[in-house]
Context: one part of a larger RNA
Formats: sequence, C1' cells, structure tokens
RNA sequence: UGACGGGGGCCCGCACAAGCGGUGGAGUAUGUGGUUUAAUUCGACGCAACGCGCAGAACCUUACCCGGCCUUGACAUACAAGGAAUCCCGCAGAAACGUGGGAGUGCUCGCAAGAGAACCUUGGUCCAGGUGCUGCAUGGCUGUCGUCAGCUCGUGUCGUGAGAUGUUGGGUUAAGUCCCGCAACGAGCGCAACCCCUAUUGUUAGUUGCCAUCAUUAAGUUGGGCACUCUAGCGAGACUGCCGGUGACAAACCGGAGGAAGGUGGGGACGACGUCAAGUCAUCAUGGCCCUUAUGUCCAGGGCUACACACGUGCUACAAUGGCAGAUACAACGGGCAGCAAUACCGCGAAGGUACGCCAAUCUCUUAAAAUCUGUCUCAGUUCGGAUUGAAGUCUGCAACUCGACUUCAUGAAGUUGGAAUCGCUAGUAAUCGCGGAUCAGCAUGCCGCGGUGAAUACGUUCCCGGGCCUUGUACA
Repeated sequence: UGACGGGGGCCCGCACAAGCGGUGGAGUAUGUGGUUUAAUUCGACGCAACGCGCAGAACCUUACCCGGCCUUGACAUACAAGGAAUCCCGCAGAAACGUGGGAGUGCUCGCAAGAGAACCUUGGUCCAGGUGCUGCAUGGCUGUCGUCAGCUCGUGUCGUGAGAUGUUGGGUUAAGUCCCGCAACGAGCGCAACCCCUAUUGUUAGUUGCCAUCAUUAAGUUGGGCACUCUAGCGAGACUGCCGGUGACAAACCGGAGGAAGGUGGGGACGACGUCAAGUCAUCAUGGCCCUUAUGUCCAGGGCUACACACGUGCUACAAUGGCAGAUACAACGGGCAGCAAUACCGCGAAGGUACGCCAAUCUCUUAAAAUCUGUCUCAGUUCGGAUUGAAGUCUGCAACUCGACUUCAUGAAGUUGGAAUCGCUAGUAAUCGCGGAUCAGCAUGCCGCGGUGAAUACGUUCCCGGGCCUUGUACA
C1' cells in the first nucleotide's frame, strides 16, 4: 500500500421488510447429468453452464456410427497433352460412381496461318484439405463484478524509502454531482450532456391518409375540402428559470405557481482502470504440434429424437372472478413476388379449388383475445382437466417407419393449489389477454417485439445478500 475481520461509523440496491404472483407436488415441452448404445458428434458447469452455441437435427444440415467408393483429391495456384462447354438416351448399382451410344459447335483478337479466355478430361510435381490437439501460446468478440462511482496522471510539497498528498474533512447529490475549506494547483478516462423512441404544440405538406360543412352512397362510396385525425420534415418547450421556507450569504433540499410534462419527465443505446490464466482454436483469424491411399473427400442408411432415474427452465391445469353455446365492440408493431392472397364455391374441419388485387398509408396476412350482453352447468374427479391410445384424414416435401405439424371422431390418465426451500416485480410496473416477426419447404409451450385490461404495498434500515467511502486491528500478500 492492499486484502481480510461473526471490528466500528456513514450510505446505497426488489437486499430485507410491506405486498402481489410464481417455482418446488401433477401431466407435458425443452435443456442438462446419468445410464444405454455401433453412434447416441462437440462445446458451455456457482452467481456469470443447464428453452445456452441451435433465429428452428426427417434427407441436407452433420462434425458421430456402420457400409460402399476416391487419392493432386469436393476446393486454390502453376505446368504439359487433348477436347468447347453443354444437352439427351441406355445398362449395373442403395447412391456415390462405373460403363455404352447420340446431338452439338460457340466467345475475344485475328495477317484467316493461328493465338487467347472460360470450362472439361488425363498426367505427374510443388501442394490442397483437417469441425484433429492446445482458449494455460494468441488476435478478435463476449460474459461478469456493474451503469457500481470509481480509476489515474503531470508539476509541486512531505517522507531515508516503500509511498503519501491531490481523491481526505464539513455539507450535498443518482453520481469523485456540486459548494465551502485545505500544500496543493491543474488535467485525463469514467458520471452527466450531446444520439434514438415516447409525452405537448407551431409550421410546411395533403396521397394511398382524414371527413366538420354541402351534395351523394349499401359503404369516405363519389364530387368536393385539407379544418380535424394521421403521417414525417423543420422548429418551440423544462433550465431549479419564477415565488416562499430551510441552509453557511454556498451548493443544495422542502413546498408552491404556471405548465402537456418538474426537478435525470419515462424508456433505450452507451459499460472507466481492471478482476475471474472466466468463455470461445466448432463463426472467423492465427503460432506450435499432429494426420496425408487418411484424423482428408464423396455417397446410402442409421444416430444427434434412446430411457429404471436426478436436476434446471417453461407450458397446461387443478375450476364458478369458471367451463360451454349464441350475439356483439375496441388495437399496435410488423411481413409479403420462388411471396401475401380477397370474393363467390366445396368440405364438420385441417384444408381444397378459383383467381381479383398488391413490389403495398392503396391489396393482403387480419375475424384481435380477454372484455360486454343473454342462456346453461350447480361443486362433482364434474359439461373441470386434457395426457395417453385407436381409427380416418389434411398439408409441406424425392421421402413423414425410425422422426413433422395440423384436423375430425372415439378414448378421457395424473391433478382438488403443492414439504423443506426458493424466484420475479415499485406503475402503465406485476398479473392477465391476444397479435406480429426472425429462423423456416414444413415444424415454436422457446426467443425478439407489439398493443388490450390493469392492481397491491413500501412503517422503515435491526437483520440476510451484494456494493461504495472513511476509520481501526492483523502472526496475511
């Protein structure tokens, strides 16, 4: 100087407390361990691994296993020889691949001899190739403490020196934020602000948007209008600016006014010096080591989907604040040409078929669902719950057996609110309800977004956990 203490003081955080809803019990989805297996490819392991890499394993992917092939190679460059490339038809085979036959002459420069480019075949040599090992050789990227308020430097001063001071103290703040004081004076990286969305408004613009007035229609449908809504450019607006009180005449705090908004308005992006030899050699790049008729390459089939079990994360429930049936209302974000697909038709339905429109403020996905109204069920393992199983189908796709999603009929399991323990959340939040998107042929209870309805509680900081500052002890570094 740090680190540590079941030392002390001050302070903060959904850390506790006060509340609301969960997990832990059931069924199931998914990930992991274990076991099994020819293989169940590999990585990730307290917080910070376990719906994680995977924004989507039937083949492909795919790295694994079994079997069948290839050896200058699936891919790159250079050399030599030959041929255009390409297309079609056979045979054997699971295909890769092997083999037979046919069609076919192009592009550029051309002195019309030929040369060249691209592509294919053959040959052999430098070489290719490796998701093989090492993340404890590395770059890059990322997680984490933590959006915590800290981490440092120059000069000066003090100390023999390691170092100290500044950065401590008194206040204050979300903040090393600001003020005052002070052997310090300044400065840098962080904080804040500058950026984006959102809340109010002016102006410009008025189609594909809107409709107050006039006419018109089944309908903003049409004429008309651009007021209003909305859209999207440019502006305004919030700064403790004003008033009162407290305070050290300071910084600031408390209350008030005005205002759409008040003290960082709400949300996002943004992550200091560093820590964990944290994670990743399987995104990529890369040193070293290793393989080179195989640890490389191609193909078919299988596996990654196994199943006495254990754990994590979700979904659905156990019902009456509910289930079912009928009627009826209100969104936002987004996507669409190898696409989204209207309408009438057909099917109980998943779908089918037809094809208008739309490169979309125009057309379409697109009926939002909870909610509301009416009826019914009357506390039951039920008209709760939907697992499982049987049958029949639909769609995608060469192909749904291993191993897809969905529909209809039948079947109708566990489950009556969950032990010890444990998690999230402070407001348009929790809870609850649906909608969209990426990936994607098909496949979502996951992920990323969007809006609808919309609470309870916070006395307080004694205690648990994590963190910051000062101080103290130490046989630790």

Background
Predicted 3D model of a 477-nucleotide part of an RNA (small-subunit ribosomal RNA, 3' major domain) from an uncultured prokaryote. Its mean pLDDT, the model's own confidence on a scale to 100, is 85.